[in-house]
RNA sequence: CGAGCCGGCCGGGCGGCCGCGUGACGCCUUCGGGCGUCCCGAGGAACGUCCGGGCUCCAUAGAGCAGGGUGGUGGGUAACGCCCACCCGGGGUGACCCGCGGGACAGUGCCACAGAGAACAGACCGCCCGUCCUCGGACGGGUAAGGGUGAAACGGUGGUGUAAGAGACCACCAGCGUGCCGGGUGACCGGUGCGGCUCGGUAAACCCCACCCGGAGCAAGACCAGACAGGAUGUGUUCGAGGGUUGCUCGCCCGAGCAUCCGGGUAGGUCGCUCGAGCCGUGCGGUGACGCACGGCCUAGAUGGAUGGCCGUCACCUGCACGAGGGCGACCUCGGCAGGCACAGAACCCGGCGUACAGGCCGGCUCGUCUG
RNA sequence: GCCCCCGUAGCCCAACCGGCAGAGGCAGUCGGCUUAAACCCGACGCAGUGUGGGUUCGAGUCCCACCGGGGGCA
Numbered sequence: 001c002g003a004g005c006c007g008g009c010c011g012g013g014c015g016g017c018c019g020c021g022u023g024a025c026g027c028c029u030u031c032g033g034g035c036g037u038c039c040c041g042a043g044g045a046a047c048g049u050c051c052g053g054g055c056u057c058c059a060u061a062g063a064g065c066a067g068g069g070u071g072g073u074g075g076g077u078a079a080c081g082c083c084c085a086c087c088c089g090g091g092g093u094g095a096c097c098c099g100c101g102g103g104a105c106a107g108u109g110c111c112a113c114a115g116a117g118a119a120c121a122g123a124c125c126g127c128c129c130g131u132c133c134u135c136g137g138a139c140g141g142g143u144a145a146g147g148g149u150g151a152a153a154c155g156g157u158g159g160u161g162u163a164a165g166a167g168a169c170c171a172c173c174a175g176c177g178u179g180c181c182g183g184g185u186g187a188c189c190g191g192u193g194c195g196g197c198u199c200g201g202u203a204a205a206c207c208c209c210a211c212c213c214g215g216a217g218c219a220a221g222a223c224c225a226g227a228c229a230g231g232a233u234g235u236g237u238u239c240g241a242g243g244g245u246u247g248c249u250c251g252c253c254c255g256a257g258c259a260u261c262c263g264g265g266u267a268g269g270u271c272g273c274u275c276g277a278g279c280c281g282u283g284c285g286g287u288g289a290c291g292c293a294c295g296g297c298c299u300a301g302a303u304g305g306a307u308g309g310c311c312g313u314c315a316c317c318u319g320c321a322c323g324a325g326g327g328c329g330a331c332c333u334c335g336g337c338a339g340g341c342a343c344a345g346a347a348c349c350c351g352g353c354g355u356a357c358a359g360g361c362c363g364g365c366u367c368g369u370c371u372g
Numbered sequence: 373g374c375c376c377c378c379g380u381a382g383c384c385c386a387a388c389c390g391g392c393a394g395a396g397g398c399a400g401u402c403g404g405c406u407u408a409a410a411c412c413c414g415a416c417g418c419a420g421u422g423u424g425g426g427u428u429c430g431a432g433u434c435c436c437a438c439c440g441g442g443g444g445c446a
Base pairs, nucleotide, nucleotide: 001368002367003366004365005364006363007362008361009360010359012314013313014312015311016310017309018308020041021040023038024037025036026035027034028033043343047354048353050352051351052350053349054348055217056216057215058214062250063249064248065247067213068212069211070210071209072086073085074084075083076082087101088099089098090097091096102208103207107206108205109202110201111200124147125146126143127142128141129140130139131138132137155173156172157171158170159169160168174198176195177194178193179192180191181190182189183188221271222270223269224268230262231261232260233259234258235257242254243253244252278297279296280295281294282293283292284291285290316340317339318338319337320336322335323334324333325332326331373445374444375443376442377441378440379439382398383397384396391429400416401415402414403413404412422438423437424436425435426434
C1' cells in the first nucleotide's frame, strides 16, 4: 500500500424567530379556562411483537390428562429460546465464522427415479466349475474381488488362501461395544487391552427420554361521579343454577340468581403512571458474561394522543464541461457552484432476540506485495 | 393489547403423509370453419411456487427470519 476479519461508539453542532405537551410559580376569570415566566420533553432501534420477567386480578397457584416449548457441557442472570467460556462437527491460507448440537439395538413409518437388488438384501454384466454343443453359445451350480445403477449397495488397503472367490484367515487402519490408566467440575481428550469382525439414512416424520410452562392481560385492576324502566319465558336457591376457568376432569373459592328474547340507559373523571433488576463515574473480584463497594444524578408521561417548522452559519456526503496549486500520469489539495443529510417515532415497565438505517469515528487482529 | 389465516402463469385456482421442476379454467398467439366475424374445433406459449437461509438424496409441501395482504376477539 492492497485485500479482509472482529469488537465498541456516534448518528449533526451553534444562534435567531414562530409553535406544541406535562409540571411549578404569578396574574386574570363568565370557574369551562386563558395569559406570562421558568424547568423538562423520544430511540438505537421507541419498530416487529418472536421469547423471558416484574406488576395486577383470579386459591396461597393445587392434582391428573391433554397441549406447547427447550435440547453438547459448565457458568451468568429476576428469568429466558438470551449472553459468556469451553467441548465436538463443518468451512476458511489466516484473523475468524457457522451449527434446532439428546436418542435411529424401545417401537412404527418413509427412502421417488434408476438399478438384478434399498434394509436380517441381492445377482444384470463379469469370474470359476460341470454337462451339452451346429464351436457362435445354451443349461445347471458356485462366487461377490471387478464393472454398471444410485444420494445411499452391508468396512478400507495389502497379503494368505481358492476352481474362482469371500473377515474364510492374518497384519495395519477406520468405526462400534466394553475393561483399565492418566487429565478435566464437566461435555470430552490422550494412551492401552479385549471382542464379534461391521450394525445404512431420516426424529426441522410419528415417537421416546430429560427439563420447563396455571390462565389472563394496564381496555390488567381499584375508586368516584352520573343515567335508566322494566317486561315475557325457562331454570335454580344447601337435592345448589351460575361464575373464577379461554382445553378437559377433579379439587378449592364465591354463590342467589342465571339463560334467551323484547325494551331502556351510559360512552365521563381520578389513581395505576413512572425512582427503576435505573443511569453516570471510580475502584476491586472474575479469562469472560457479570458481580460487589463507594460517590454523584433525576432523565417524557400524552389520552385522538405533545417533542415540529423556517432562516443563518459551521461540519459531513455526492456531482461538476468551474478556478488555483502539485504530480509524467491515474489522481490529490484548496476554493467556488448545485444537490443531499438516513431508518424511524414513546403509550404499564424492564431484559433479550430479530429486522431497517444516509453517513462517520475509534481500537485490535490476519493474509499478500514492496522497501529498510 | 392478544390471536389466526393466506401468498403458485396476466387473472381464478389444484397439487394427499416431501418424490419425475408443477394439473385445469379464463385470457393470449397461430391455424381451421365463415363473404367477414362471433360461437366452435385443433395446436402452441406463458411459473420456477412472496424473499432469504436451513433440514433432506430430494422442499410448493418441513423449520427459522423477514416482506406483503386479509380476518377475528377485548